Description: Transfer RNA from an Acidobacteriota bacterium, 73 nucleotides, folded computationally. The source organism's lineage runs through Bacteria, Pseudomonadati and Acidobacteriota. The coordinates come from a structure-prediction model, not an experiment, and the mean pLDDT is 80. RNAcentral holds the sequence, with entries from ENA.
RNA sequence: GGCUGGAUAGCUGAGACGGCGCGAGCGCCUGCCUGAAGCGCAGGAGACGGUGGUUCGACUCCACCUCCAGCCA
Numbered sequence: 001g002g003c004u005g006g007a008u009a010g011c012u013g014a015g016a017c018g019g020c021g022c023g024a025g026c027g028c029c030u031g032c033c034u035g036a037a038g039c040g041c042a043g044g045a046g047a048c049g050g051u052g053g054u055u056c057g058a059c060u061c062c063a064c065c066u067c068c069a070g071c072c073a
Stems, first nucleotide, its partner, number of pairs: 001072007010026003019056001028044005049065005
């Protein structure tokens, strides 16, 4: 330098055929429970790497950029 794959809550990790509101586990917060804590129960906050484009509508399609992994030279 070229090619391929990946980047989604604090961590792990689905979804990807474009259609509501991005699900889940652990963790976090609040309440109940307890003498207190833990466990348990109920509820809640929190995410699509960045910038543009296509579209009525984008995590999903397209372009470029950044980072990570692998292959080739």